[in-house]
Context: one part of a larger RNA
Molecule: small-subunit ribosomal RNA, central domain
Organism: uncultured bacterium
């Protein structure tokens, strides 16, 4: 390079925006770069191929022919690609109206609970476990009542329910703000899809500065268990967990399934919107669009399974894979305060 793959065998980039590039809707007219046809020139000889011939044959040699699938020039064709002009509305976008939502950011507020402090009542235990002990308690604990402080998280609602590109998002209110969806069809007129680089976002842990610290809790200490117990269990407990702003950039970042579009039997549940019907309305019915979940036809699949939310049938573009170990390592480069991250081999070995 050709080919084959990528849910679970090796393989979908963590996610988005987007540059170059690749690819791209319908009608008409032109051009002729690609494309197709003809002509001319060239495409050395030898080799190879075909047909003959010469050495007794063969190898070998000779002749003729075809071929040399190419290139250039030229004359045409105009379906397709390209390109120019023009038109269109289905793709895409804009507009008006409408409702849904834990989408985001900031501020304010609330109640339950844990802990601690103060005060009252009250007396000998509490706590913990498989059983215990460490621990707490006559300097009055635990229990209970009242008051106060402070931090973190928001029971019920809550749902294979909602929103978000992913990570993720859940008390209430207010302000600002992103996106999606439905209805209408009178605006623009292909403005689109994908996307190497690049940029942005990116759980938890971790890192540096400053704050905060109730509960929980790596490390650590003690008590148990045990042959031992650097564990599992118990009592404590520091980083951290929380906040501001700055880094890190990883994950079983998973649907282990890249994005977009078109097409292809059905059944049932559920969230949002609309139309029709019904009106005693809490709704149950029919149809359309968007989402989400269960089952299944054809088809696919090594099987498991997938099955209009495809892993079916196709198209476009991107990432990635190519036996196991060595190794996601070494070296180099780039990034980082560091921890480390990204890129990424080979020897050797089976």
């Nucleotide at each position: 390079c050709u080919g084959g793959g990528u849910g679970u065998a090796a393989a979908g980039g963590g996610u988005g925006c987007g540059u170059a590039g690749g690819c791209g809707g319908a009608g008409a007219a032109g051009c002729a770069a690609g494309u197709c046809a003809g002509a001319u020139g060239u495409g050395a000889a030898a080799u190879g191929c075909a047909u003959g011939g010469g050495c007794u044959u063969a190898a070998c040699c000779c002749a003729u022919g075809a071929a040399c699938u190419g290139c250039a020039u030229u004359u045409g064709a105009a379906a397709c690609u390209g390109u120019u002009u023009u038109u269109c509305u289905u793709g895409a976008g804009a507009g008006u109206c409408g409702g849904a939502g834990g989408g985001g950011u900031a501020a304010u507020c609330g109640g339950a609970a844990u802990u601690c402090c103060c005060a009252g009542u009250g007396u000998a235990g509490c706590g913990g476990u498989g059983a215990a002990a460490u621990g707490c308690g006559u300097a009055g604990a635990g229990a209970u009542u009242g008051g106060g402080a402070g931090g973190a998280a928001c029971a019920c609602c809550a749902g294979u329910g909602g929103c978000g590109a992913a990570g993720g998002c859940g008390g209430a209110u207010u302000a600002c703000u992103g996106g999606a969806c439905g209805a209408c069809a009178a605006c623009u007129g292909a403005c689109g899809c994908u996307g190497a680089a690049g940029c942005a976002c990116g759980a938890a842990a971790g890192c540096g500065u400053g704050g905060g610290g109730a509960g929980c809790a790596a490390a650590c200490a003690g008590g148990a268990u045990u042959a031992g117990a650097u564990a599992c269990c118990c009592u404590g407990g520091u980083a951290g967990u929380c906040c501001c702003g700055a880094c890190c950039u990883u994950a079983a970042a998973c649907g282990g399934u890249g994005c977009a579009c078109a097409c292809u039997c059905g059944c049932g549940g559920u969230g949002g919107g609309g139309c029709c019907a019904u009106u005693u309305c809490a709704c149950c019915g029919g149809c359309c669009c968007c989402g989400u979940c269960g089952c299944u036809u054809a088809g696919c699949u090594a099987a498991c399974g997938c099955g209009u939310u495809a892993a079916g049938c196709g198209u476009g573009c991107c990432g990635c894979c190519u036996g196991g170990g060595g190794a996601g390592u070494a070296c180099g480069g780039c990034c980082g305060c560091a921890a480390g991250g990204c890129u990424a081999a080979a020897a050797c070995u089976c």